RNAcentral holds the full RNA, with entries from ENA and SILVA.
This is a predicted structure of a 342-nucleotide part of an RNA (large-subunit ribosomal RNA, domain IV) from Kosmotoga olearia TBF 19.5.1.
Context: one part of a larger RNA
RNA sequence: CCCCCGUUAAGGAACUAGGCAAAAUGGCCCCGUAACUUUGGGAGAAGGGGUGCUCUCUGGUGUGAAUAGCACCGGGGAGCCGCAGUGACAAGGCUCCGGCGACUGUUUACCAAAAACACAGGACUCUGCUAACUCGAAAGAGGAAGUAUAGGGUCUGACGCCUGCCCAGUGCCGGAAGGUUAAGGGGAGGGGUUAGCCCGAAAGGGCGAAGCUCUGAACCGAAGCCCCGGCAAACGGCGGCCGUAACUAUAACGGUCCUAAGGUAGCGAAAUUCCUUGUCGGGUAAGUUCCGACCUGCACGAAUGGCGUAACGAUCGGAGCACUGUCUCAACGGGGGGCCCG
Repeated sequence: CCCCCGUUAAGGAACUAGGCAAAAUGGCCCCGUAACUUUGGGAGAAGGGGUGCUCUCUGGUGUGAAUAGCACCGGGGAGCCGCAGUGACAAGGCUCCGGCGACUGUUUACCAAAAACACAGGACUCUGCUAACUCGAAAGAGGAAGUAUAGGGUCUGACGCCUGCCCAGUGCCGGAAGGUUAAGGGGAGGGGUUAGCCCGAAAGGGCGAAGCUCUGAACCGAAGCCCCGGCAAACGGCGGCCGUAACUAUAACGGUCCUAAGGUAGCGAAAUUCCUUGUCGGGUAAGUUCCGACCUGCACGAAUGGCGUAACGAUCGGAGCACUGUCUCAACGGGGGGCCCG
């Protein structure tokens, strides 16, 4: 010097990112317990008191013939000792205000346990049974020895109050009149070949039926797309400028441009606010955090759910009480290392 442990004057979080760690609380019995609440809870709330031993009186239960005994559960009185009686060990610290997630659960085996996942509940959608869907070239299997109160997919996430407007784009569903449209049908027309014919003295040139063959227009051809509708708890989206009231300020009101429609309720400097430590109020002697407001929402907002919410949480933020070597500021002690000899 390091590790583990013990004690400490006065102070008591001044430590620190943060009370991290430590201390404190602690069993049982009795009294007593608030807001809030889904009436279950919150509750071991909080906060108090008691607790050993001796003697004595006494109630009850079991056993038993028994107010013998023995065992157990109590009640009253008197007394004894210590600093201390759940005498050692083991054995909640508590309260208040917020965020998030309803809850118990699940997770990154080895740096994350959470506000992430799941969850009952809600909704949409597919599926009529050889179901949809999944695995598999297939056979076949799962779904299910189930049958729409069933099964699959997607989103949301207890509960309470709710969930506005937009179908122009994308998607899905429905429609089938018209437009477009593949293979195929169709075969107008065109090309190659040449029996033959024509021109030519010849060389060669021209025409050219049938057959064979190549090509091929019109026209007829589904779904799809175009088109016509519907659907947002489908993917998604939910404006700008100017003016206006008898102080000022502001604008219920008006004008205008654009849009598919211009954000309703509720919430709001928020797990979202850049400017920002916004402003005001609270708490502190002092508060970039916290709580309550305001609304100028850079860039909340309604199942990518909105706003609340009792209970719950090894969750995250703020405050207080208790308590402490966390600290002012360090000291001493115990044990084990380190170091020396061997």